[in-house]
Molecule: transfer RNA
Organism: bovine gut metagenome
RNA sequence: CGAAGUAGCUCAACAGGCAGAGCAACUGACUUGUAAUCAGUAGGUUGUUGGUUCGAUUCCGAUCUUCGGC
Numbered sequence: 001c002g003a004a005g006u007a008g009c010u011c012a013a014c015a016g017g018c019a020g021a022g023c024a025a026c027u028g029a030c031u032u033g034u035a036a037u038c039a040g041u042a043g044g045u046u047g048u049u050g051g052u053u054c055g056a057u058u059c060c061g062a063u064c065u066u067c068g069g070c
Stems, first nucleotide, its partner, number of pairs: 001068005008023004017054001025041005047063005
């Protein structure tokens, strides 16, 4: 100097307008049973803090952590 930080994990979302998916977890169906499959449920102070705005994951400042470069 640049990039990243969002569910247990991997990642979306975006020219500011209801926070989502896959996997995992749980419940049910199916099965002699397990797995697989199908249906459903739950799970988030969007790293922290302040600002702008009717409204911020999104814009701005500061700060912390990780990665890369000089």